A computed fold for a 72-nucleotide RNA from a Patescibacteria group bacterium, annotated as transfer RNA. The organism belongs to Bacteria candidate phyla, within Bacteria. Its Rfam family is "tRNA". Rfam links the family to the GO term triplet codon-amino acid adaptor activity. It is annotated as a transfer RNA. The RNAcentral record of the sequence draws on ENA.
[in-house]
C1' cells in the first nucleotide's frame, strides 16, 4: 500500500430482504427482618456514519471510519 474479517439494547451475542430478539444486567412488584436465590412484569435500539437500490434494507451494492488478522 493490498486483500479479508468485524461494527446490532449496558456487555456476550442471534436476525441473511417483510413490525430487531435472546442470555445476562437495570426497573417494578410478589416473597423474607432485611439481602440473595426464586416467581410476575417492564423500560432500554434512527441496527458504526453517509448514499444508492428496491413497494419495503440490520440485511444488498457503494463511499468513509474504528478495530483484528494475512501479505508487502
Nucleotide at each position: 500500500c493490498a486483500g479479508g474479517g468485524u461494527g446490532u439494547a449496558g456487555c456476550u451475542c442471534a436476525a441473511g430482504g417483510g413490525u430487531a430478539g435472546a442470555g445476562c444486567g437495570c426497573c417494578u412488584c410478589c416473597g423474607u427482618c432485611g439481602g440473595g436465590u426464586g416467581g410476575a412484569g417492564g423500560a432500554g435500539g434512527u441496527u458504526g456514519c453517509g448514499g444508492g437500490u428496491u413497494c419495503a434494507a440490520a440485511u444488498c451494492c457503494c463511499g468513509c471510519c474504528a478495530c483484528c488478522c494475512u501479505g508487502a